Predicted 3D model of a 343-nucleotide part of an RNA (small-subunit ribosomal RNA, central domain) from a Candidatus Daviesbacteria bacterium.
Context: one part of a larger RNA
RNA sequence: UUGGGCGUAAAGAGUUGCGUAGGCUGAUCCGAACAUCUUAUUUGAAAUUCCCCGACUCAAUCGGGGUUUUGGAUAAGAUAUGGCGGAUCUUGAUGGUUGGAGAGGGUGCUGGAACCGAUGGUGUAGCAGUGAAAUGCGUUGAUAUCAUCGGGAACACCAAAGGCGUAGGCAGGCACCUAGCCAACCCAUGACGCUGAGGCACGAAAGCUGGGGGAGCGAAACAGAUUAGAGACCUGUGUAGUCCCAGCCGUAAACUAUCUCUGCUAGAUAGCCGCGCAAGUGGCUGUCGCAGCUAACGCGUUAAGCAGAGCGCCUGGGGAGUACGAGCGCAAGCUUAAAACUC
Numbered sequence: 001u002u003g004g005g006c007g008u009a010a011a012g013a014g015u016u017g018c019g020u021a022g023g024c025u026g027a028u029c030c031g032a033a034c035a036u037c038u039u040a041u042u043u044g045a046a047a048u049u050c051c052c053c054g055a056c057u058c059a060a061u062c063g064g065g066g067u068u069u070u071g072g073a074u075a076a077g078a079u080a081u082g083g084c085g086g087a088u089c090u091u092g093a094u095g096g097u098u099g100g101a102g103a104g105g106g107u108g109c110u111g112g113a114a115c116c117g118a119u120g121g122u123g124u125a126g127c128a129g130u131g132a133a134a135u136g137c138g139u140u141g142a143u144a145u146c147a148u149c150g151g152g153a154a155c156a157c158c159a160a161a162g163g164c165g166u167a168g169g170c171a172g173g174c175a176c177c178u179a180g181c182c183a184a185c186c187c188a189u190g191a192c193g194c195u196g197a198g199g200c201a202c203g204a205a206a207g208c209u210g211g212g213g214g215a216g217c218g219a220a221a222c223a224g225a226u227u228a229g230a231g232a233c234c235u236g237u238g239u240a241g242u243c244c245c246a247g248c249c250g251u252a253a254a255c256u257a258u259c260u261c262u263g264c265u266a267g268a269u270a271g272c273c274g275c276g277c278a279a280g281u282g283g284c285u286g287u288c289g290c291a292g293c294u295a296a297c298g299c300g301u302u303a304a305g306c307a308g309a310g311c312g313c314c315u316g317g318g319g320a321g322u323a324c325g326a327g328c329g330c331a332a333g334c335u336u337a338a339a340a341c342u343c
Base pairs, nucleotide, nucleotide: 003315004314005313006312007297008296012311014202015201017200018199022195023194024193026089027088028087029086030085031084034082035081036078037077038076039075040074041073042072043071050066051065052064053063054062055061092192093189094188095187096185097184098183099182100181104178105177106176107175108174109173110172111155115151116150117149118148119147120146121145122144126137127136163170164169207248208247209246210245211244212243216242217241221237222236223235224234259310260309261308262307263306264305267288268287269286270285271284272283273282274281275280292299293298316343317342318341325336326335327334328333
């Protein structure tokens, strides 16, 4: 709980997608008149309160007048705006046709280099490793080199400030299945739109369950060094894991630390994809920069400028993203989320 904010001070949810409720919603015309507005009537009791005047000598008290009662109801009218009903439209949105680019996703097949292993050949005393060493490997023949076979993982060059995807992310080649995007045409529909509490779906790495696989690398572990010590950094081994299938987990500096959509507001330059003979024109990705904004840094048509619609979130530090409760999970834990106390 008003207000002010959310790039870096607290704050944009990991992500969009789908999208429920809700909120908001293009142009023109017609109708009715719900909201809305105008006028009139009525009601809103009196006492009381407040202001003025008056009566008891004054006051208290009493009498009179006035103000106040933001409201409700009824009738007549207005029709700009919002809503409602109807009709029409094309600029928002979607579809169509013809082209285009792309590591977008899935499935299958396949290639070469490197590496490791096995077997065989040549060959002999070292190899490996470091700051220096040692552990380690090697005369049961290593290292080096050649041939054959086997295995798993990753794809040099192309390669980029490049491309695609909502985000996470995506890279050897080919085929199939599949999704989105862009341009040209201006053909169709005719507001079909935007956002979106909940919800559903996706979601790196690590981790978990079952089954496979295991070349290299490598938490843990062991050993060698270093050191005062060395539970490390360096070295030698090396299990889980890393890979595949099925199922969980649901987190991250999930970052542009910048929610989505729409309109408007100088330019310069580079890259990618179209259309056009060209001038140019559309989409995307960067850098610089005008106005403007900003506490500054910086942002600047890909806004952090000027406005609008919707959602999420913040409200001093610690306690604490913790406890408790609840939901989810096999677990690890995740989500939601305080208080005492203290400065």
The RNAcentral record of the full RNA draws on SILVA.
Model confidence (mean pLDDT): 83 of 100.